[in-house]
Molecule: Bacterial RNase P class A
Organism: marine sediment metagenome
RNA sequence: CGAGGCGGCUGCUCCUUCCUCUCCUGAGAAGGAGAAGGGAGGGGAGGAAAGUCCGAACUCCACAGGGCAGGAUGGUCGCUAACAGCGACUCCGGGCGACCGGAGGAAAGUGCCACAGAAAACACACCGCUCCGUCAGGAGUAAGGGUGAAAAGGUGAGGUAAGAGCUCACCGCCCUGCCGGUGACGGCAGGGGCAGGGUAAACCCCAUCCGGAGCAAGACCAAAUCGGCCCCGUUAUGAGGUGGCCCGCCUCGGGGCGGGUAGGUCGCUCGACCUCUCUUCUGGAGAGGCAGAUAAAUAACCGCCCUCGCCGUUACGGCGGGAACAGAAUUCGGCUUAUGUCCU
Numbered sequence: 001c002g003a004g005g006c007g008g009c010u011g012c013u014c015c016u017u018c019c020u021c022u023c024c025u026g027a028g029a030a031g032g033a034g035a036a037g038g039g040a041g042g043g044g045a046g047g048a049a050a051g052u053c054c055g056a057a058c059u060c061c062a063c064a065g066g067g068c069a070g071g072a073u074g075g076u077c078g079c080u081a082a083c084a085g086c087g088a089c090u091c092c093g094g095g096c097g098a099c100c101g102g103a104g105g106a107a108a109g110u111g112c113c114a115c116a117g118a119a120a121a122c123a124c125a126c127c128g129c130u131c132c133g134u135c136a137g138g139a140g141u142a143a144g145g146g147u148g149a150a151a152a153g154g155u156g157a158g159g160u161a162a163g164a165g166c167u168c169a170c171c172g173c174c175c176u177g178c179c180g181g182u183g184a185c186g187g188c189a190g191g192g193g194c195a196g197g198g199u200a201a202a203c204c205c206c207a208u209c210c211g212g213a214g215c216a217a218g219a220c221c222a223a224a225u226c227g228g229c230c231c232c233g234u235u236a237u238g239a240g241g242u243g244g245c246c247c248g249c250c251u252c253g254g255g256g257c258g259g260g261u262a263g264g265u266c267g268c269u270c271g272a273c274c275u276c277u278c279u280u281c282u283g284g285a286g287a288g289g290c291a292g293a294u295a296a297a298u299a300a301c302c303g304c305c306c307u308c309g310c311c312g313u314u315a316c317g318g319c320g321g322g323a324a325c326a327g328a329a330u331u332c333g334g335c336u337u338a339u340g341u342c343c344u
Stems, first nucleotide, its partner, number of pairs: 004305005010299001012044009021034005046325001050336002053334005058214004070210005075089005090103005104205002109203002111199003126145002128141005153171006172194001173192008218266004228257005238252005273289007306322007
């Protein structure tokens, strides 16, 4: 990038429309309804429909305001309904490169840092070096060696008993100022010998944001049975149930109402929509596209073309294949994952 194309035929599902049939309203004309039958026209799986990981729409519940707790995000600027998404840029790290990865605070506080190592942090002294020495050792040092993922900035010179930012130059670092930039940041100049390891996907601090549940949300219609309430009726020396029978105990006919279940309808698919082109580009214009099923349809076959593999091979012909990942279930924007062949 693409998920074979076109045509024919037979089906399934949804929508529109026409005819027939049935039902309802109506005096009629006519109007309406239908999960019925038939005809015509049109739509009908994906790039991920997936994972359900983010962000929203929509619905219901909660909600004066504020705070605590908890969660998410974390360079800057922009895009956006919003986002943990996207674009551009900045700095750091990696790669020869295309490119890839990282990003608030460790100078608020607390914790942790295996093994090795003398020492893992208010730093340390094993080997070494220097000085002293009564030859036991003591003092100085942090250049060099050694351990480690990490050990008080690097190179060079001066300096010293030996050494050390102890001093100096350059680099690095910190502070200040100026300039450029919307900003992250960059450049230049001056000053300071130099701040004291790492870890925040450890607690934590800072800034910003966040109510909860989710289409099985939610709304409507509503059978049978049991139970509830109301009205009317009945009288019982009756009838029914329980029980083998007696006693005992319980109940009684009709109508209406309401909640709720099964079931059905709506929500449901045209929306912050998607694609392409043009343009005077924070915008505008034009063209095209659009599943709505409910136990779950979206399929099967045939022909031609295209393409791939194998065989024969001069053109060309024959045979076989068009796979892989996978399949809507409220919708949309993202991310991630899966995926045969080909290309970079």